[in-house]
Background: The RNA shown here (c-di-AMP riboswitch aptamer (ydaO/yuaA leader)) has 150 nucleotides and comes from a Nocardioidaceae bacterium. Rfam family: c-di-AMP riboswitch aptamer (ydaO/yuaA leader). Its family is annotated with regulation of gene expression and cyclic-di-AMP binding in the Gene Ontology. The sequence was found by an Rfam model in a public genome assembly. The organism belongs to Nocardioidaceae, within Bacteria.

């Protein structure tokens, strides 16, 4: 220097003869759940369905579980064919030299995790992360904002 919210901190104690660092607690600050009106949803038959197992003190509780449903995330749709995760097409993400958009062209990516039957939005209000994976930098492409600096 790259992806990402995932960075900064002489704040404050502790340990130190001193410097530096180290955890630990804090502040900035960047992200994410949750959570009222109102707004969406639902409103009438019917059918399905309100999961599954264990346990208990059994109108109920509790635990554990994931082909219900939800959440972070750019990581999802549709079609086609299956030996099998392949084609395709449309979308969606990245690719230093201050920062930001459009824009040609190349090149690559479309993971994986949580949550536990349960959650529209949502103000006050309340929880939680601040990791991890990479090494060059793709190009004197093209235009424009905006900041510094002369």
């Nucleotide at each position: 220097g790259c992806u990402c919210c995932a960075u900064c901190u002489g704040c404050g104690a502790c340990a130190c003869a001193c410097c530096u660092g180290g955890g630990c607690g804090g502040g900035a600050g960047c992200g994410g759940g949750g959570a009222a009106c109102c707004c969406a949803a639902c409103c009438g038959c019917a059918c399905c369905a309100c999961g599954g197992c264990a346990c208990c003190c059994u109108c109920g509780g509790u635990g554990c579980c994931u082909c219900g449903g939800g959440g972070u995330g750019a990581a999802g749709c549709c079609g086609g064919a299956u030996c099998c995760c392949c084609c395709g097409g449309c979308c969606g993400g990245g690719c230093a030299c201050g920062a930001c958009c459009u824009u040609c062209c190349g090149c690559c990516c479309g993971a994986a995790c949580c949550c536990g039957a349960c959650a529209g939005c949502u103000a006050a209000c309340u929880c939680c992360g601040c990791a991890g994976g990479c090494g060059g930098u793709g190009g004197a492409g093209a235009g424009g904002u905006c900041c510094g600096u002369u």
Background: Its mean pLDDT, the model's own confidence on a scale to 100, is 77.